[in-house]
Molecule: small-subunit ribosomal RNA
Organism: uncultured bacterium
RNA sequence: AGAGUUUGAUCAUGGCUCAGGAUAAACGCUGGCGGCAUGCCUAAUACAUGCAAGUCUGACGGGUGUGCUUGCACAUCCGUGGCGAACGGGUGAGUAAUAUGUAGGUAACCUACCCUUAAGACGAGGAUAACCAUUAGAAAUGAUGAACAAUACUGGAUAGUAUAUGGAACCGCAUGAUUCUAUAUUUAAAGGUGCGUUUGCACCACUUAAGGAGGGGCUUAUAUCGCAUUAGCUAGUUGGUAAGGUAACGGCCUACCAAGGCGACGAUGCGUAACUGUGCUGAGAGGCAAAACAGUCACAUUGGAACUGAUACACGGUCCAAACUCCUACGGGAGGCAGCAGUAGGGAAUUUUCAGCAAUGGAGGAAACUCUGACCGAGCAAUGCCGCGUGAAUGAUGAAGAUCUUCGGAUUGUAAAAUUCUGUUAUUGGGGAAGAAUUACACUAUUAGGAAAUGAGUAGUGCUUGACAGUACCCGAUUAGAAAGCCCCGGCUAACUAUGUGCCAGCAGCCGCGGUAAUACAUAGGGGGCAAGCGUUAUCCGGAAUUAUUGGGCGUAAAGCGUGCGUAGGCGGUUUAUUAAGUCUGGUGUGAAAUCCCACAGCUUAACUGUGGAGGGUCAUUGGAAACUGGUAAACUAGAGUACGGUAGGGAUAAGUGGAAUUCCAAGUGGAGCGGUGGAAUGCGUAGAGAUUUGGAGGAACACCAGUGGCGAAGGCGGCUUAUUGGGCCGGAACUGACGCUGAGGCACGAAAGCGUGGGGAGCAAACAGGAUUAGAUACCCUGGUAGUCCACGCCGUAAACGAUGAGCACUAAGUUCUGGGAGUAUUUUCGGAGCUGCAGUUAACACAUUAAGUGCUCCGCCUGGGGAGUACGGUCGCAAGACUGAAACUCAAAGGAAUUGACGGGGACUCGCACAAGCGGUGGAGCAUGCGGUUUAAUUCGAUGCAACGCGAAGAACCUUACCAGGUCUUGACAUCUGAUUGCCAGGACUAGAGAUAGUCCCUUUCUUCGGAACAAUCAAGACAGGUGGUGCAUGGUUGUCGUCAGCUCGUGUCGUGAGAUGUUGGGUUAAGUCCCGCAACGAGCGCAACCCUUACCUUUAGUUGCUACGCAAGAGCACUCUAAAGGGACUGCCGUUGACAAAACGGAGGAAGGUGGGGAUGACGUCAAAUCAUCAUGCCCCUUAUGACCUGGGCUACACACGUACUACAAUGGCAAUUAACAAAGAGAAGCGAGACGGUGACGUGGAGCGAAUCUCAAAAAAUUGUCCCAGUUCAGAUUGCAGGCUGCAACUCGCCUGCAUGAAGUCGGAAUUGCUAGUAAUCGCGGAUCAGCAUGCCGCGGUGAAUACGUUCCCGGGCCUUGUACACACCGCCCGUCACACCAUGGGAGUCGGUAACACCCGAAGUCGGUAGUCUAACAGCAAUGAGGAUGCCGCCGAAGGUGGGAUUGAUGACUGGGGUGAAGUCGUAACAAGGUAACC
Repeated sequence: AGAGUUUGAUCAUGGCUCAGGAUAAACGCUGGCGGCAUGCCUAAUACAUGCAAGUCUGACGGGUGUGCUUGCACAUCCGUGGCGAACGGGUGAGUAAUAUGUAGGUAACCUACCCUUAAGACGAGGAUAACCAUUAGAAAUGAUGAACAAUACUGGAUAGUAUAUGGAACCGCAUGAUUCUAUAUUUAAAGGUGCGUUUGCACCACUUAAGGAGGGGCUUAUAUCGCAUUAGCUAGUUGGUAAGGUAACGGCCUACCAAGGCGACGAUGCGUAACUGUGCUGAGAGGCAAAACAGUCACAUUGGAACUGAUACACGGUCCAAACUCCUACGGGAGGCAGCAGUAGGGAAUUUUCAGCAAUGGAGGAAACUCUGACCGAGCAAUGCCGCGUGAAUGAUGAAGAUCUUCGGAUUGUAAAAUUCUGUUAUUGGGGAAGAAUUACACUAUUAGGAAAUGAGUAGUGCUUGACAGUACCCGAUUAGAAAGCCCCGGCUAACUAUGUGCCAGCAGCCGCGGUAAUACAUAGGGGGCAAGCGUUAUCCGGAAUUAUUGGGCGUAAAGCGUGCGUAGGCGGUUUAUUAAGUCUGGUGUGAAAUCCCACAGCUUAACUGUGGAGGGUCAUUGGAAACUGGUAAACUAGAGUACGGUAGGGAUAAGUGGAAUUCCAAGUGGAGCGGUGGAAUGCGUAGAGAUUUGGAGGAACACCAGUGGCGAAGGCGGCUUAUUGGGCCGGAACUGACGCUGAGGCACGAAAGCGUGGGGAGCAAACAGGAUUAGAUACCCUGGUAGUCCACGCCGUAAACGAUGAGCACUAAGUUCUGGGAGUAUUUUCGGAGCUGCAGUUAACACAUUAAGUGCUCCGCCUGGGGAGUACGGUCGCAAGACUGAAACUCAAAGGAAUUGACGGGGACUCGCACAAGCGGUGGAGCAUGCGGUUUAAUUCGAUGCAACGCGAAGAACCUUACCAGGUCUUGACAUCUGAUUGCCAGGACUAGAGAUAGUCCCUUUCUUCGGAACAAUCAAGACAGGUGGUGCAUGGUUGUCGUCAGCUCGUGUCGUGAGAUGUUGGGUUAAGUCCCGCAACGAGCGCAACCCUUACCUUUAGUUGCUACGCAAGAGCACUCUAAAGGGACUGCCGUUGACAAAACGGAGGAAGGUGGGGAUGACGUCAAAUCAUCAUGCCCCUUAUGACCUGGGCUACACACGUACUACAAUGGCAAUUAACAAAGAGAAGCGAGACGGUGACGUGGAGCGAAUCUCAAAAAAUUGUCCCAGUUCAGAUUGCAGGCUGCAACUCGCCUGCAUGAAGUCGGAAUUGCUAGUAAUCGCGGAUCAGCAUGCCGCGGUGAAUACGUUCCCGGGCCUUGUACACACCGCCCGUCACACCAUGGGAGUCGGUAACACCCGAAGUCGGUAGUCUAACAGCAAUGAGGAUGCCGCCGAAGGUGGGAUUGAUGACUGGGGUGAAGUCGUAACAAGGUAACC
């Protein structure tokens, strides 16, 4: 510090996710030791048992016991009394301020114990507990009587700085404070111990006063969570006066008076929460947390209340009420672990019913001492942090095993074993701490005081005290022995292979992995990381600049209010003076300790701990400065405004008025249609439409002018005239003197539609009706047509209310057009407005660019992933419709922007092609052939399926082929290699059985040799293996088809762009062509095009046998010609003319055998279709192995209601038949072959065999042609089908071949919708040959003969190319995608209601208790001779008052038949709304 994830790719936006650190944690697996910490986060739930607060006999009384000196001492217990129990310990329920933090105030206060100082302590009295006696009760606990003490209690004296009243001085901001003084009132324990003998002293305790220290009370300012879908709250409320109350101020309380107080700087309400020092994280600013330790607060089963006391409204006190638990003799009582342990419960989850007061601290005491679950320690727990160990060195044959393997090896791996060491920890034996300082006692010394002695303080010596613990630590001995796991290995993210599994099982933090070759699941081997731990889960911060102060945005990604006016607020021109609030700076105080940081030190180190320092505030206070901001005062004119003079305008409102057009009404003419559409129909019309003429009625809108022209804040505004009225601009510079800008709330305006009331209604026109269209058509189209549109008044308050761009000010290149005013003779210039182009700059890009989206300032509004949703609930507004405000659950990993490359479009432009058109001939109808589908079958083997499958693989299924079926057989096999044994077989011939495979018998018996054997072959045996036309063409190679012989497809360098990419390759011409030329930020190049190759057309040269013949009967001769086959030539827009841009090129012409690629062929770019083929072949993986392999016989591939494709033959006279001439080819083939002449047969063919391995011989006859005849018929057409008789091939023609002869003589008379081929030696037509092949050709591949018609042209159909445009497509339109309905699940709203919670309010009841009243009863101290009184207790009454009860509301939660929409789901249903002009442009 970043990374992954939206896309085909890119940039930016934006969310989600990850890597880091942390925890009072929990869970899973694992676990050696020690140190230091930490340990109920949940039920402030309930608690058994034990302990946690007592102490003092030197304050007092008594009982009991012991000792003996017999009235003393000691011990113990009970009670009175004193002090303590308000500390310490626990918890965080409540509490959003009676709290906490920080800084103050208290002149408005208190303070036991402690310290200092001063003074004092006189003299009396009456009771009472324990105890004793009687007595009530189960108990708890009492009642009555008698006696007695005090440091208990009550008077009196003395005294004051106390209290009350008055006076004086002085101080303070005020209330007031301090000092002096006068009068009145009001205290105390002659106590305890020691010493000593006196006026006593000392100590402890006590009283008063003053001060201190420490501790509190009250109070001020300020800071401290969320919600405004909580906006108003408040009656003791705010203030005053008076009385009361308190330690003290105060509505703290009461009476009276006034009507205040708080609040958008967030009152009130609701929810949540103890606060802080600090902790975690972060670069910081911040964010989150509030365990342990420390400070404060609150609470002690729940609620209320007071008492005592210095302090409590009191955790281990009291009283009352409530709930719960326990005891009970049923009458009544007892209790409070949020103290330490512990138990139950809850929970994912949190310890021992331990030891000790040795240390530190606390209470009491004169002290010893007692008490102390505070504390110090131990125990349990890997809960955390820190440290140590599980060994070290050597050790290669790189052992074994395991895994992988290309079978060679590699890895595990110096790892192990082995050898030599060490002993930390653990084990064992021995030693053994620090933590201890004291107090008290004894003695010594010294000092204040004192008559002296005790005594107090200080110093020293002696004596004495350890829970932890025989622990830490040290020493000795012994054994490598007792001590390693967890997670991960697709990317992010370090680390890879094998096997299993087969969208299953499973994984997953995000992207995603798994459908038979998974580095992603599971296991193994190996590797990586951390390590006594490792992972997971949860939570927080970070990364996240993803709430942005530091540090973001708002034209199109989320985001500018529809517009203006304006309140509060925020911000604000120039100059001077002053002030000192902000600001800057110095001092002082404080910011507890601990923590963090730095330094040093102590535990062997570290964690941990100690000492010192530094740091920390938006703090308080006190000085100083005066530039800037603010305040105050005075001035200025540049901002803003006023006045004056002009000016443009659909600015607004009202009244009046005009013509054109539509419609309607009346009348005339006229006579059959009109209207409407893609085409029609509905509709209107002989009752006279439409057309035309005239007149009239009525409503609405204002053609031309008219313009990126004008005006207005926006919405918006358009005939003309008048009236009223708003704003702008220009000019000069008279006036005011900052009067300004923005603007939360607020107010006003605000298209269309809609609503209310009343008018109006010509045209148009939701709804509605009809007609069409359509599969449907609740639409688009047509005919009608009502609200509405118009007017007046009143609502509504929204729009894609858009420049998707808030307002204001200032600054920052130009050019050009329009508009309003001014200056100027004029080119021109200046101010205001409206546009375009464009620099800098900005922007993700598009784009913006003086009318900013640039550079700055001020103010307002708004945004924070998509969906759910602008929905629900609540509130406000509205007559309603609805508007404004505006969530959550749940769900997804994206949604969205700009631009790029493609693809696509029922987008556009250009262009090509037998694409259309123009023609010729076909197919589709018939019969037959052949292939496919389907059906059938034991099997009808398999593949190919739009073009680009279907006379295709198959250039030839009777057996074979053959892969299929039935049956019969074989199992190392029909075929290959290897091992062992045996044999010389095997093969061949003959015979037997069998359908055959096969089995058996007979004949026959290998080659070489150095004779040892070797080779070969067969048989037998065993296994390795063979074999598979079995699967997967979606695992593959190779081959092929197709777009398409279309003209395209790319690269290097450069340039442009953030980038994907672009440019080049686009543009103007031209071409068959990305062919060429020109231009151009491109310049070049490659694969394609063309050319090179073959063939054909012409010529030349050379060569002539089997060819040819101007010589010739032949032989022979010759090579001119034909021909053959080699090499050359020839054609290049080369020449001329015209056009074109002086180009490329086009057109015409000449010459030429051939003219513009001469004709034809081969040649197929980058790529597309998961195109075809595992059955040509090869091949991975899977599958079969006495069978899915191999052999044999027979059958099948040839079936047949049907449908389709491709051919053949025809339907006839351009023909059939016959005959004659018996005319003219080319290209091929031939030895198990072609087979001549000859003979036989009607013929197929047969007999026979000349010639020929071919320019020689043979196939081999070419056919259409010509002549004659037939005369338009199902025929002298056509030939299917069938019968009979034959021929050929072949082991074999039944299933199932071809041919011949005779006979038979079907459909068919030119073919519906539709559809196909072809542009010249082509179509059409005619025959010939070949491959395959024993035989089988209408198919296929070739060959020549005869030989046309037409093309105006590119509008349309189809396909292609290039450019451009749109796109929500990229699996790319066979795309994407919307809504209803049906089903399942999930969360949520409404809902008659139902059940709860909470906080108030009103009323009733009213415990304990304080306060007040009263005086019934009782009454020791004091007064009084007495009566009695003062005072007290109790009773009664009153106010307040907790719990409880009743009531109606508020608010919140759960639940609810039914119901609403929403979300998510596999491949459901119906349509096709959107994306292209999405087929009616889309959207608000």